This is a predicted structure of an 87-nucleotide RNA (c-di-GMP-I riboswitch aptamer). The model forms 95% of the base pairs in the Rfam consensus.

RNA sequence: AAAUGAUAAAGGCAAACCCAUUGAAAAGUGGGGACGCAAAACUACAGGGGCUAACGCGAAUUUUCGCCAUGCCAGCCAGUUACCGAC
Numbered sequence: 001a002a003a004u005g006a007u008a009a010a011g012g013c014a015a016a017c018c019c020a021u022u023g024a025a026a027a028g029u030g031g032g033g034a035c036g037c038a039a040a041a042c043u044a045c046a047g048g049g050g051c052u053a054a055c056g057c058g059a060a061u062u063u064u065c066g067c068c069a070u071g072c073c074a075g076c077c078a079g080u081u082a083c084c085g086a087c
Stems, first nucleotide, its partner, number of pairs: 005084001012037002017032006035075001041080003047077002049073003056067004
């Protein structure tokens, strides 16, 4: 230096669920809480994938259904950057 990820050390994040709050929803934020995570850090028109369907359009005719992202997800893959450090 590279590769690798330890029953190491230091430090970190926080699923489900509950409460509050924003939102049409997906989901976000704050508090509690830990299933897990070596990138569970950052990037969402300009890589792929997934969720929702307000507005709009179409159908039905009541209270519904279909399509649609301009709304979201980085804890799906991907890309970018990075802490520690045994054999």
The coordinates come from a structure-prediction model, not an experiment, and the mean pLDDT is 82. The sequence was found by an Rfam model in a public genome assembly.